A computed fold for a 72-nucleotide RNA from a Candidatus Falkowbacteria bacterium, annotated as transfer RNA. It matches the Rfam family "tRNA". Rfam links the family to the GO term triplet codon-amino acid adaptor activity. The family's RNA type in Rfam is transfer RNA. The organism belongs to Candidatus Falkowiibacteriota, within Bacteria. It was read from a public genome assembly.

């Protein structure tokens, strides 16, 4: 040099073109003599960026940037 796969919360990952989620992790509060475990609730998001399609894009299409893998 070439082909591929990934990028979404603080962390590990869901998301089949129609309101962006879990689970840890944080705050609070409940429970305890305390302390962990346990229960309720909240707060955190420019979905890596720049175009494009569309009525509507995390999700489809192009290029860029990064991490991994493959081949040469």
């Nucleotide at each position: 040099g070439c082909c591929g796969u990934c990028u979404u919360a603080g962390c590990u990952c869901a998301g089949u073109g129609g309101u962006a989620g879990a689970g840890c992790a944080c705050c609070a509060c409940c429970a305890u003599g305390g302390u962990a475990a346990g229960g309720u609730g909240g707060g955190g998001g420019u979905c890596u960026c720049g175009g494009g399609u569309u009525c509507a894009a995390g999700u489809c299409c192009c290029g860029a940037a990064g991490a991994c893998g493959g081949c040469u």
The prediction has a mean pLDDT of 83.